This is a predicted structure of a 402-nucleotide RNA (Bacterial RNase P class A) from actinobacterium LLX17. Of the family's consensus pairs, 90% are formed in the model. The coordinates come from a structure-prediction model, not an experiment, and the mean pLDDT is 80. The source organism's lineage runs through Bacteria, Bacillati, Actinomycetota and Actinomycetes. The sequence was found by an Rfam model in a public genome assembly.

RNA sequence: UGAGCCGGCCGGGCGGCCGCGGCCCACUGACGUGGGUCGAGGAAAGUCCGGACUCCACAGAGCGCGGUGGUGGCCAACAGCCACCCACGGUGACGUGCGGGACAGUGCCACAGAAAACAGACCGCCAACGGCCUCUCGGCUCUCGAGCUGAGAGGUGCGGGCAAGGGUGAAACGGUGAGGUAAGAGCUCACCAGCGCCUCCGGUGACGGAAGCGGCUCGGUAAACCCCACCGGGAGCAAGACCAAGAGGGCCCGUCUCCGGGCGGGCCUGCGCUGACGGGCUGCUCGUCCGAUGUCAGCGGGUAGGUCGCACGAGGCGUCCAGCAAUGGGCGUCCCAGAUGGAUGGUCGCCCGGGGCCCGCGAGGGUCUCGACAGAAUCCGGCUUACAGGCCGGCUCAUUCG
Numbered sequence: 001u002g003a004g005c006c007g008g009c010c011g012g013g014c015g016g017c018c019g020c021g022g023c024c025c026a027c028u029g030a031c032g033u034g035g036g037u038c039g040a041g042g043a044a045a046g047u048c049c050g051g052a053c054u055c056c057a058c059a060g061a062g063c064g065c066g067g068u069g070g071u072g073g074c075c076a077a078c079a080g081c082c083a084c085c086c087a088c089g090g091u092g093a094c095g096u097g098c099g100g101g102a103c104a105g106u107g108c109c110a111c112a113g114a115a116a117a118c119a120g121a122c123c124g125c126c127a128a129c130g131g132c133c134u135c136u137c138g139g140c141u142c143u144c145g146a147g148c149u150g151a152g153a154g155g156u157g158c159g160g161g162c163a164a165g166g167g168u169g170a171a172a173c174g175g176u177g178a179g180g181u182a183a184g185a186g187c188u189c190a191c192c193a194g195c196g197c198c199u200c201c202g203g204u205g206a207c208g209g210a211a212g213c214g215g216c217u218c219g220g221u222a223a224a225c226c227c228c229a230c231c232g233g234g235a236g237c238a239a240g241a242c243c244a245a246g247a248g249g250g251c252c253c254g255u256c257u258c259c260g261g262g263c264g265g266g267c268c269u270g271c272g273c274u275g276a277c278g279g280g281c282u283g284c285u286c287g288u289c290c291g292a293u294g295u296c297a298g299c300g301g302g303u304a305g306g307u308c309g310c311a312c313g314a315g316g317c318g319u320c321c322a323g324c325a326a327u328g329g330g331c332g333u334c335c336c337a338g339a340u341g342g343a344u345g346g347u348c349g350c351c352c353g354g355g356g357c358c359c360g361c362g363a364g365g366g367u368c369u370c371g372a373c374a375g376a377a378u379c380c381g382g383c384u385u386a387c388a389g390g391c392c393g394g395c396u397c398a399u400u401c402g
Stems, first nucleotide, its partner, number of pairs: 001398010012351007020039008041373001045384002048382005053236004060286004065232005070084005085099001086097004100227002105225002107221003122166002124162003129159002131156011174192006193217001195214003199210004240308004248269009271300007278290004315334008352371008
């Protein structure tokens, strides 16, 4: 200097004018007025995980279903985070992992190929054994053509032997070398890999390293079904709690009356009809609880208004200690939105940052243009996705110079 890997931060600032929401204070009979203070995010998004909290409910067991899957640690918990192990990728920093089990069982491995799990001969190799053919030598017989037989030599892959070589394929029942054989094969041996057994060393552990012995070698796939281990009640702030109102009903008072009742006020209750005998524990079973003044289902009607829940928290920031780290503890300090058709906006000016062009040796100046993703709704811890532009730190590789 260039290329890369990992982590972190910012993502607009200031001022004037007008306009918003919460809380507090003062004033006003009230409507309201004035002042102070605070007022969207790193993802508020997706709704994918885990919780807090509320109710079912006093609360349980089994099955089903769902989730996780190396070891150790962190945490309220988690499919998260940290460290480490193993495997794979990368020169490397580093990245990725549905990381237990194929000897419980069932499936699948297309096409090609002889053959895809205890399989198998397409091209091939073998004359040791048996058969066949030819020749030579010997023996026996003889109708003197020849026949039978023994041995040897040669030939022939007919029977048989082989899976070492070649081919097919993602993958072919260990690899290299030597011996052996008719030709071959872990058939035997040496070394290596794998598997099993056993011992030692290091480590909390996953695991790593080393020595010895041995049958010689017993595919792959579980983000296929499955098995094993561990974890999990359900629903969700539209949870839930309270107040008010109201159709219907009951009682009391007053008044009117055609004596049936009507009207007004007050209090209490809180819908009506039909059907069933069950209903809740949000899949099922057991179990358990409630139940006729009840519950459930269907239809019809009334009210759908207000308050709480609602923000002091597994809280933020700073610092010290412990720890490789995640994180935990101590001390100090701060209060930082709570809306409900849903608030923080509009406008003007200046500044800041990036890019293009022009001027300038340079510092710099002028001009034009751009300034991302995107808006809380019970809250928190994560994950995933989006993001114009800018900054900081650490590490790796390559090249060059000192």